The RNA shown here (c-di-GMP-I riboswitch aptamer) has 94 nucleotides and comes from Hydrogenophilales bacterium 16-61-112. Its Rfam family is "c-di-GMP-I riboswitch aptamer". Rfam's curators write: GEMM was predicted in a large-scale screen for bacterial structured RNA regulatory elements.
[in-house]
RNA sequence: CACCGAACAGGGCAAACCCGCCGCGAGACGGGGACGCAAAGUUUCCGGCCUCGACCUUACCUCCCCGGCAGGUCGAGAAAGCGGGACUGCCGGC
Numbered sequence: 001c002a003c004c005g006a007a008c009a010g011g012g013c014a015a016a017c018c019c020g021c022c023g024c025g026a027g028a029c030g031g032g033g034a035c036g037c038a039a040a041g042u043u044u045c046c047g048g049c050c051u052c053g054a055c056c057u058u059a060c061c062u063c064c065c066c067g068g069c070a071g072g073u074c075g076a077g078a079a080a081g082c083g084g085g086a087c088u089g090c091c092g093g094c
């Protein structure tokens, strides 16, 4: 330096759910709680998912309109425990 995680040491993080609280929302934060995680540490750079708003379209619901639903464009957000990339890192093995 690269690869690996069977065993070792110290341990670390914390899904769902519940409570509180903030947000229109996706979700964030705090407490409880552990499904899991060797990067479940950091980062929205790429793809995708999700939310809100504006606009466009009209297949569908509707007699029609309105409205809904679905799709698209743009903008603003959200998630790093969706995948990839980048950066950093404990112990041990090789």
Base pairs, nucleotide, nucleotide: 003093004092005091012037013036017032018031019030020029022027035081041087042086043085045084046083047082050077051076052075053074054073055072056071057070060068061067